This is a predicted structure of a 72-nucleotide RNA (transfer RNA) from Alistipes sp.
Lineage of the source: Bacteria > Pseudomonadati > Bacteroidales > Rikenellaceae > Alistipes.
The sequence was found in a public genome assembly.
It matches the Rfam family "tRNA". From the family's description: Transfer RNA (tRNA) molecules are approximately 80 nucleotides in length.
Its mean pLDDT, the model's own confidence on a scale to 100, is 81.
[in-house]
RNA sequence: GGUUCCGUAGUUCAAUGGAUAGAAUAUAAGAUUCCGGUUCUUACGAUGGAGGUUCGAAUCCUCUCGGAAUCA
Numbered sequence: 001g002g003u004u005c006c007g008u009a010g011u012u013c014a015a016u017g018g019a020u021a022g023a024a025u026a027u028a029a030g031a032u033u034c035c036g037g038u039u040c041u042u043a044c045g046a047u048g049g050a051g052g053u054u055c056g057a058a059u060c061c062u063c064u065c066g067g068a069a070u071c072a
């Protein structure tokens, strides 16, 4: 340098082009307890970036950024 794949909460994973992007876990608060743990409730928090297609994009297309594999 060429080709292919991946990128979503702090972390691990979901989500047929269509309702407010959901769950577990973590964190914080509260309940429970003499205290802690466990358990329960609540809160917080995300689509790598830009552009395009579409009534509607996490999803399709292009470019770009980062990572991985492979070829030279």
Stems, first nucleotide, its partner, number of pairs: 001071007010025004018055001027043005048064005